The RNA shown here (SAM riboswitch aptamer (S box leader)) has 110 nucleotides and comes from Mesobacillus selenatarsenatis SF-1. RNAcentral holds the sequence, with entries from Rfam and Ribocentre. RNAcentral records the identical sequence in 2 taxa. The coordinates come from a structure-prediction model, not an experiment, and the mean pLDDT is 79.
[in-house]
RNA sequence: UUCUUAUCAAGAGCAGGCGGAGGGACGAGCCCGAUGAAGCCCGGCAACCGAUCCAGCAUACUAUGCUGGGCACGGUGCUAAUUCUUGCAGCGAAAGCUGAAAGAUGAGAA
Repeated sequence: UUCUUAUCAAGAGCAGGCGGAGGGACGAGCCCGAUGAAGCCCGGCAACCGAUCCAGCAUACUAUGCUGGGCACGGUGCUAAUUCUUGCAGCGAAAGCUGAAAGAUGAGAA
C1' cells in the first nucleotide's frame, strides 16, 4: 500500500503545559480558532488485539479451545458539533426515513 472482516447516535481538560495559524479526510455547506488552530507532552475515555484473574462447557489426559465477567499491564485508537450535515440509490407531496458509497479505528492475510 491492497484485500477481508467488526464497530462508528455513547464516553473523554470548550479553566493544564509547549507551540504559534490554521483546522473539522475530500467537494459543497455550516462551524471551531489570538478569549489562541494544527502538532507534541501531561491528564482522561474506550475495550479491538495480546497478557493476566474468576466462573462454566468441551476435548484431551493436566494442557488446549470456546463463552461470559473482571483488570487497565503491553500494542493501539480517541479526547467540539451523530463519521458536524450532505455528495449515490430507493420510498415520499414535502418534511423526512432506509440502505449503500466514501472515510476513521482495530484485527487477519498478501